[in-house]
RNA sequence: GAAGUUCGCCAGACAAUCGCUGCCAAUGUUUACAUUGGGGGAGGAAAGUCCGGGCUCCGUAGGGCAGGAUGCCGGCUAACGGCCGGGCGUUGAAAGACGACGGAAAGUGCAACAGAGAGCUGAACCGCCGAUGGCCUCGAAAGAGGAUCAGGUAAGGGUGAAAAGGUGCGGUAAGAGCGCACCGCAGUCGUGGCAACAUGUACUGGCAGGGUAAACCCCAUCCGGAGCAAGACCAAAUAGGCAGGCGUUGAAGGGGCCCCCCGAGUCUGCGGGUAGGUUGCUUGAGCCUGUUAGCAAUGACAGGCCUAGAGGAAUGAUUGUCAGUUUAAUGUGUCGUAAGAUGCAUUGAAUUACAGAACCCGGCUUAUCGGCGAACUUCUUUU
RNA sequence: GUUCUCGUAGUUCAAUGGAUAGAACGAGGCCCUCCUAAGGCCUAGAUACAGGUUCGAUUCCUGUCGGGGACGCCA
Numbered sequence: 001g002a003a004g005u006u007c008g009c010c011a012g013a014c015a016a017u018c019g020c021u022g023c024c025a026a027u028g029u030u031u032a033c034a035u036u037g038g039g040g041g042a043g044g045a046a047a048g049u050c051c052g053g054g055c056u057c058c059g060u061a062g063g064g065c066a067g068g069a070u071g072c073c074g075g076c077u078a079a080c081g082g083c084c085g086g087g088c089g090u091u092g093a094a095a096g097a098c099g100a101c102g103g104a105a106a107g108u109g110c111a112a113c114a115g116a117g118a119g120c121u122g123a124a125c126c127g128c129c130g131a132u133g134g135c136c137u138c139g140a141a142a143g144a145g146g147a148u149c150a151g152g153u154a155a156g157g158g159u160g161a162a163a164a165g166g167u168g169c170g171g172u173a174a175g176a177g178c179g180c181a182c183c184g185c186a187g188u189c190g191u192g193g194c195a196a197c198a199u200g201u202a203c204u205g206g207c208a209g210g211g212u213a214a215a216c217c218c219c220a221u222c223c224g225g226a227g228c229a230a231g232a233c234c235a236a237a238u239a240g241g242c243a244g245g246c247g248u249u250g251a252a253g254g255g256g257c258c259c260c261c262c263g264a265g266u267c268u269g270c271g272g273g274u275a276g277g278u279u280g281c282u283u284g285a286g287c288c289u290g291u292u293a294g295c296a297a298u299g300a301c302a303g304g305c306c307u308a309g310a311g312g313a314a315u316g317a318u319u320g321u322c323a324g325u326u327u328a329a330u331g332u333g334u335c336g337u338a339a340g341a342u343g344c345a346u347u348g349a350a351u352u353a354c355a356g357a358a359c360c361c362g363g364c365u366u367a368u369c370g371g372c373g374a375a376c377u378u379c380u381u382u383u
Numbered sequence: 384g385u386u387c388u389c390g391u392a393g394u395u396c397a398a399u400g401g402a403u404a405g406a407a408c409g410a411g412g413c414c415c416u417c418c419u420a421a422g423g424c425c426u427a428g429a430u431a432c433a434g435g436u437u438c439g440a441u442u443c444c445u446g447u448c449g450g451g452g453a454c455g456c457c458a
Stems, first nucleotide, its partner, number of pairs: 001379010012322007020041002023038006043354001047365002050363005055227004067223005072086005087101001088099004102218002107216002109212002125157002127153003132150002135146004165183006184207001185205004189200004231279004241270006253262004272457003286305008323352013384454007393408004401438001410426005431447005
């Protein structure tokens, strides 16, 4: 210098003018309202509402059924499906990235088409063989030769996403973990580690019963339900109407834990009325700085700070200067034979994203013009 | 704001994880007719988007995008 990887940060700045919206104060005789002054006014995602928690109401002895979620190990946390660290697998040359990563040896299901065969050590289509039984020929017999009817064979071909370890040697009629060596695999034991797991001149086993659990399911852990339109207070409103379902042969609902008791109306839809005010409401697992424990997530301690609270929703616009980026023209420098590439200056134009708090937090996911910083990897050049 | 639900041809609907996603109406072309309608024959046309699981996805899972519905109080 080039190409990349990871983490963190910013989200144009300043001024003037014109506005928007709450709060405080003053004035207009009071509320409302208006005017003036002061001070405040979006985010890293405020978004999606996908998880988790606080808070509130209802329910609740405890537990279970049903349903849902999660799923390698350890830690963090209020909690989590989040984060951190580690293991294993995949991927990359590397820094790194990604992973719904328990169980297929409890059971059930599924696998189109193709193929001979697709599921409890199974299959013979082509191929290979002719050991064994039978057949034909020769032979007195022993036996030899032939064909391949039965049969043997999973080495080779072919089908498929998938066909039951790999290579070599031996072996055989031909073959085959049939035997052996090496590699791979499973288990036991030892060693290291809290563990996941890793490892071995160790031992045992010819080798394990294929795939799918984002199919049902099994195992382990977790979850009571609803949500600020929760909830509390004040005010307003009155058409207790119509239709249908279920009901006194016992409905809805409730109580006892499973068939008993109490119960006269009850549920749904349509239609109607009213939809105003106060509160909940922003001091909170809060933010900043420093020290400290820890590899880290995170925790502890000390000091400082108060930073929208508007409930249909304000936080904006214009102009100027500066800054960044892109582009055009002009001038000029460097490299190059040239085409061209590139740096600098001036001027003009365009542009400065994604987006918009609504009870509050912690995450995840998604959107995002650009810029800055730190650490690391690989290559090249120079010293 | 909270919550529920749904996306398949132009429209209305089908499709147990399995071959080239099917039907009706509609559209276009041809035939028939003097012309139109009706009728007959033929054609085009779709799984909202992206990723994953699986041999294989409209279907299963995840994330986006879009559409629709419901809600407080009184009776």

Two RNAs folded together computationally: RNase P RNA and transfer RNA, 458 nucleotides in total. The coordinates come from a structure-prediction model, not an experiment, and the mean pLDDT is 77. It holds a member of the Rfam family "Bacterial RNase P class A". Rfam links the family to the GO terms tRNA processing, dimeric ribonuclease P complex and ribonuclease P activity. Rfam classes the family as a ribozyme.